RNA sequence: GGUGCCGUGGUUCAGCGGUAGAAUGUCCGGCUGUCGCCCGGAUGAGACGGGUUCGAUCCCCGUCGGCACCG
Numbered sequence: 001g002g003u004g005c006c007g008u009g010g011u012u013c014a015g016c017g018g019u020a021g022a023a024u025g026u027c028c029g030g031c032u033g034u035c036g037c038c039c040g041g042a043u044g045a046g047a048c049g050g051g052u053u054c055g056a057u058c059c060c061c062g063u064c065g066g067c068a069c070c071g
Stems, first nucleotide, its partner, number of pairs: 001070007010024004018054001025043006047063005
């Protein structure tokens, strides 16, 4: 330098055009002599900029970052 894949709550991952979910973490409450376990609740996210569309995490282009392969 070229090609491909990836970028989503603090963390690990789903969701292939129509309300962004799960687990875990954190916080609050219940339970318990206390902690823990368990139960209930809350919290919090689309890398960035454009385009297409009535509507974009999703499709297209570019930028940035990570990984792999080729040279």
RNAcentral holds the sequence, with entries from ENA.
This is a predicted structure of a 71-nucleotide RNA (transfer RNA) from a Flavobacteriales bacterium.
Rfam family: tRNA. Rfam's curators write: Transfer RNA (tRNA) molecules are approximately 80 nucleotides in length.
Model confidence (mean pLDDT): 82 of 100.